[in-house]
RNA sequence: GGUCCCUUCGUCUAGUGGUUAGGACGCAAGAUUUUCAUUCUUGAAACAGGGGUUCGAUUCCCCUAGGGACUG
Numbered sequence: 001g002g003u004c005c006c007u008u009c010g011u012c013u014a015g016u017g018g019u020u021a022g023g024a025c026g027c028a029a030g031a032u033u034u035u036c037a038u039u040c041u042u043g044a045a046a047c048a049g050g051g052g053u054u055c056g057a058u059u060c061c062c063c064u065a066g067g068g069a070c071u072g
Stems, first nucleotide, its partner, number of pairs: 001071007010025004018055001027043005048064005
C1' cells in the first nucleotide's frame, strides 16, 4: 500500500428501514434489615464524526477517525 471486519448507556451486549433503542453487571434513590450485605421496587445513563439514499436510517451507501485480521 491492498482486501475485509468492528465502533450502541460507565462496562459487556441485543437490535436485517417505522410504534418509548432493550437486557445483564455497575451507579443513584426508596422498601426490608439494629448496621452492612442480600433481596425487591424505581430512576439516570448510549447509536464514533460528517455527508448521501429514503416519506422515514442504529440499520443501506460514501468519506473521515479509531481498533483489528489477512496479504504484497